[in-house]
RNA sequence: GCGGGCGUGGUGUAGCGGCUGCACGUUAGCCUUCCAAGCUAAAAGUACGAGUUCGAUUCUCGUCGCCCGCU
Numbered sequence: 001g002c003g004g005g006c007g008u009g010g011u012g013u014a015g016c017g018g019c020u021g022c023a024c025g026u027u028a029g030c031c032u033u034c035c036a037a038g039c040u041a042a043a044a045g046u047a048c049g050a051g052u053u054c055g056a057u058u059c060u061c062g063u064c065g066c067c068c069g070c071u
Base pairs, nucleotide, nucleotide: 001070002069003068004067005066006065007064010024011023012022013021018054026042027041028040029039030038047063048062049061050060051059
């Protein structure tokens, strides 16, 4: 330099155009003599920019980052 893949809460992961889900973790409450465990609730997310569309995490283009291959 060329080609391909990936980017979603703090972490891991799902989501084939119409409400961003699950697990772990965090915080608060309940329970307990206390702790752990358990129960309930809350906060927290689509890498960035543009385009298409009534509507984009999803489709298209560009940028950035990471990974793989080729030279």
Molecule: transfer RNA
Organism: soil metagenome